[in-house]
Molecule: FMN riboswitch aptamer (RFN element)
Organism: uncultured Methanobrevibacter sp.
RNA sequence: AUAUGUUCUCAGGGCGGAGUGAAAUUCUCCACCGGUGGUGAUUCUAAAUUAGAUAAGUCCGCGAGCGCUACAAGCGUUGAUUUGGUGAAAGUCCAAAACCGACGGUGACAGUCCGGAUGAAAGAGAAUAUCA
Repeated sequence: AUAUGUUCUCAGGGCGGAGUGAAAUUCUCCACCGGUGGUGAUUCUAAAUUAGAUAAGUCCGCGAGCGCUACAAGCGUUGAUUUGGUGAAAGUCCAAAACCGACGGUGACAGUCCGGAUGAAAGAGAAUAUCA
């Protein structure tokens, strides 16, 4: 350093203003937010062409949720992007304009409030053991 096992820790953000109304953080207008692995023509650092860090809500996966099921396992389901620019090449860069967001609750329809949830978990990190 690699592989495997065990243990531990960590692992989600967002309604501010105005309007209508008896009532709305739920509707309307403006605003706000973006889990996780990969990819990636970004950027930074060291070094000197390699290494490390960083870079996608809507490209490929995963997760929670939901459905089937007595439960579990398992299976199923699970949102959304275009245009222009640069270029050899753009689904990732630059610019612009769009779009999307579980279930239950609620004086009124919720990505943002309350609840399941002091939960679970993709995964990230650390410690430790063993083998080569």